c-di-AMP riboswitch aptamer (ydaO/yuaA leader) from a marine eukaryotic metagenome, 123 nucleotides, folded computationally. Of the family's consensus pairs, 92% are formed in the model. It matches the Rfam family "c-di-AMP riboswitch aptamer (ydaO/yuaA leader)". Gene Ontology terms of the family: regulation of gene expression and cyclic-di-AMP binding.
């Protein structure tokens, strides 16, 4: 300089604002059968399977696949194709459809990519 993400930017003595992002939450619409039980939600792409080993079970871990998601910069965006990866993890705490006003809440982390073609804008 760049990339994942909402996670940035501008004042600043203190404190704050802009801007992007999630939750809670009417009427109307939906949904109807709820109570600790196969319990229910949230944030994100990150769902769903097969099989293998360990194992008295439960259970973990591993290997292919999948729903989906991201890269492929040298002005910037979108499209095709080819190419490389993600396909986690973690919060609520019995409880939350939609959802106008309204509350509230975050802007942390962890990285280093450049193959072809077509279109548009700028200068």
């Nucleotide at each position: 300089c760049g990339c994942u993400u909402a996670a940035u930017c501008c004042a600043u003595u203190u404190u704050g604002g802009a801007a992007c992002g999630g939750g809670a939450g009417a009427c109307c619409c939906a949904a109807g059968u709820u109570u600790u039980a196969u319990g229910g939600g949230g944030u994100g792409a990150a769902u769903u399977g097969u099989g293998a080993a360990a194992u008295u079970a439960a259970u973990u871990u591993c290997a292919c696949a999948u729903a989906g998601g991201g890269u492929u910069a040298a002005c910037u965006c979108u499209u095709u194709c080819g190419a490389c990866c993600c396909g986690a993890a973690u919060c609520c705490g019995u409880c939350a459809g939609c959802u106008a006003a309204u509350c509230u809440c975050g802007u942390a982390a962890g990285c280093g990519u450049u193959g072809a073609a077509g279109a548009g804008a700028a200068g």